This is a predicted structure of an 89-nucleotide RNA (c-di-GMP-I-GGC riboswitch aptamer) from a Syntrophomonadaceae bacterium. The sequence was found by an Rfam model in a public genome assembly.
RNA sequence: AUUGAUAAGGGCAACCCUUUCGAAAGGAAGGAUCGCAAAGCUAUGGGUCUAAAGCUCCUUAACGAGCCAUGAUCGCCAGGCUGCCGGGU
Numbered sequence: 001a002u003u004g005a006u007a008a009g010g011g012c013a014a015c016c017c018u019u020u021c022g023a024a025a026g027g028a029a030g031g032a033u034c035g036c037a038a039a040g041c042u043a044u045g046g047g048u049c050u051a052a053a054g055c056u057c058c059u060u061a062a063c064g065a066g067c068c069a070u071g072a073u074c075g076c077c078a079g080g081c082u083g084c085c086g087g088g089u
Stems, first nucleotide, its partner, number of pairs: 001089002004085001011036002016031006034075001040081003044078003047073003054067004
């Protein structure tokens, strides 16, 4: 440098439940343990999710319908930054 062992010491924690924040997607904390060698960090590109505000339509109005990220996701895929251990090459 590459690589990831039925190794050692450890680490993280999906679903679900409780509390809480949020309009929602989703986030945080506790329990839990499906999985993970970057499941550490980063929304840069793509994807996906949501649609409060805004815009359009409808309506006497309310209700309602559509569009839209500035919102979310790194445990969807790439990119960037960093990193423990040491069996193989």